Notes
A computed fold for a 74-nucleotide RNA from Syntrophomonas sp. DTU018, annotated as transfer RNA. Its mean pLDDT, the model's own confidence on a scale to 100, is 80. The source organism's lineage runs through Bacteria, Clostridia, Eubacteriales, Syntrophomonadaceae and Syntrophomonas.
């Protein structure tokens, strides 16, 4: 400088061919146990899906762009 992947909750990822409320776990946090703590169980919250622009009735999902990250080639 070219190609290829990948950006989704704080942290590791899921989300099939575009479809109606965006989710697991973990961890943080309330409560139960406990003498207190840990382990455990039970609950809620937590996100402008990496910005910006398009196509659609409808975009995390498809197109173009910019950014950042990783690999490979020169």
């Nucleotide at each position: 400088g070219c190609g290829c992947c990948c950006g989704u909750a704080g942290c590791u990822c899921a989300g099939c061919u575009g479809g109606a409320u965006a989710g697991a776990g973990u961890a943080a946090c309330a409560g139960a146990c406990u003498a207190c703590g840990a382990a455990u169980c039970u609950g809620g919250a937590g996100g402008u899906c990496c910005g910006g622009g398009g196509u659609u009735c409808g975009a995390a999902u498809c197109c173009c762009u910019g950014c950042g990250g990783g690999c490979g080639c020169g």

It was read from a public genome assembly. It matches the Rfam family "tRNA". Its family is annotated with triplet codon-amino acid adaptor activity in the Gene Ontology. The family's RNA type in Rfam is transfer RNA.